[in-house]
RNA sequence: UUUCACGAUAGAGGUUGCGGCUGACAUCAGUAAUCCCGAACCGGGACAGGAAUCCCGGGAUGAAAGGGGAAGCCGCCGAAGCGGAACAAGUUUUCCUGAAUUUGUUUUGGCUGGGACUUCGGAUAAUAUCCGUCGGACUGUCGCCUGAAAGGGCGGAGGGCUGUCAUGAAA
Numbered sequence: 001u002u003u004c005a006c007g008a009u010a011g012a013g014g015u016u017g018c019g020g021c022u023g024a025c026a027u028c029a030g031u032a033a034u035c036c037c038g039a040a041c042c043g044g045g046a047c048a049g050g051a052a053u054c055c056c057g058g059g060a061u062g063a064a065a066g067g068g069g070a071a072g073c074c075g076c077c078g079a080a081g082c083g084g085a086a087c088a089a090g091u092u093u094u095c096c097u098g099a100a101u102u103u104g105u106u107u108u109g110g111c112u113g114g115g116a117c118u119u120c121g122g123a124u125a126a127u128a129u130c131c132g133u134c135g136g137a138c139u140g141u142c143g144c145c146u147g148a149a150a151g152g153g154c155g156g157a158g159g160g161c162u163g164u165c166a167u168g169a170a171a
Base pairs, nucleotide, nucleotide: 001171002170003169004168005167007165008164009163010162011161014077017076018075019074020073021072022071025068033061034060035059036058037057043056044055045054046053047098048097049096050095051094052093080112081111082110083108084107085106086105087104088103089102090101091100092099113139114138117135120132121131122130123129141156142155143154144153145152146151
C1' cells in the first nucleotide's frame, strides 16, 4: 500500500422519501341529538342467544368523534409499515353469556430497498384514504457479463450500499 473480517462514525436514495404534532378546511351530514305534529300496538331493525329498552312518517334547530388531503413545524433514512406474542383500555343500545373489532404499551431481525400506477381482498359513511396482495414499468444501490464511452443485459437485498477511522488476519 492492497485485500478480507469485524466494529465505530458520517452519509445517500425521493416526479409526493418516512413518521409525529398543530390549527384551519372539506367530508362525515342536513346524519345523530333536541323540540313540535302525526301514525301505530302488527311487522321489521338496533353483532349472536335470552330479557329489557328504543327506533320507523312529516316539520324546526342542528353537532361531534374517528377517517382525509394540503400547508406549517419537529424528528429522521429500517426512516417506517405489516405480521406474530403478551398486557391494558375501549366499541358493537343496556344487562348476562359469547363473539368480533379498534386503540395503546412492550416484545419478536417473521416479511418489505423506495415511491407511484394496475388487479383482487380487507378496513371505512365513503367513490376519499389506509393496509395487504398480483403485475409490469420507473428509480437508488451492489455484483457479474458486455461496450472506447454513454449505456445495455442478468442477478441480489436495507442483515444492503458509500466515505472516514480503529482493531485483527493475509499478501
A computed fold for a 171-nucleotide RNA, annotated as Lysine riboswitch aptamer. Model confidence (mean pLDDT): 78 of 100. It matches the Rfam family "Lysine riboswitch aptamer". From the family's description: Riboswitches are metabolite binding domains within certain messenger RNAs that serve as precision sensors for their corresponding targets. Allosteric rearrangement of mRNA structure is mediated by ligand binding, and this results in modulation of gene expression. This family includes riboswitches that sense lysine in a number of genes involved in lysine metabolism, including lysC.